[in-house]
Order: sequence, then C1' cells, then structure tokens
RNA sequence: GCAGGAGUGGCGGAAUUGGCAGACGCGCAGGACUUAGGAUCCUGUACCGAAAGGUGUAGGGGUUCAAAUCCCCUCUCCUGCACCA
Repeated sequence: GCAGGAGUGGCGGAAUUGGCAGACGCGCAGGACUUAGGAUCCUGUACCGAAAGGUGUAGGGGUUCAAAUCCCCUCUCCUGCACCA
C1' cells in the first nucleotide's frame, strides 16, 4: 500500500436487521437486615440542566418520516496479502 473485520456508559454485552439506544449482568451509590462485615433484598446509576427539556452508538457529512444499523470521507485497533532491507 491492498483486502476483510471491529469501535456502543466505569466494565462485559444487547437492540426482533431501518422504528423507544444501552436490555441483562458486573461494578458503584443510598437504604433495609446484622454487634460488625459478608451474603441477601429494595431503590438509583450515560452527559448537560434547578426543572421543563436537550444531547449522545469512534469523528465528520449524506440518504430517509425515522439510522448503532444503509452510503461517502477520516481516525484507531485486529487479521490476511503485497512491498522494502
């Protein structure tokens, strides 16, 4: 350089293949229980905001009523091939 694959919260990992993003689990926070701790149970947990609301799927753009999903460009990582010595 060429071809293919991948990138989603703090972590793992979903999204019926275009129709409520982050289900579910872990972790974390608060509470219950306990002498205390562990275990268990309840509630909460992307970001901004006092709220209403807005934003967010590597980054940018496009198609569409609607995009994590389709198209184009870029970045990063992985695999294979090629090139150089």
Annotation
This is a predicted structure of an 85-nucleotide RNA (transfer RNA) from a Planctomycetota bacterium. Taxonomically the source falls in Planctomycetota (Bacteria, Pseudomonadati). It was read from a public genome assembly. Rfam family: tRNA. Rfam classes the family as a transfer RNA. Model confidence (mean pLDDT): 81 of 100.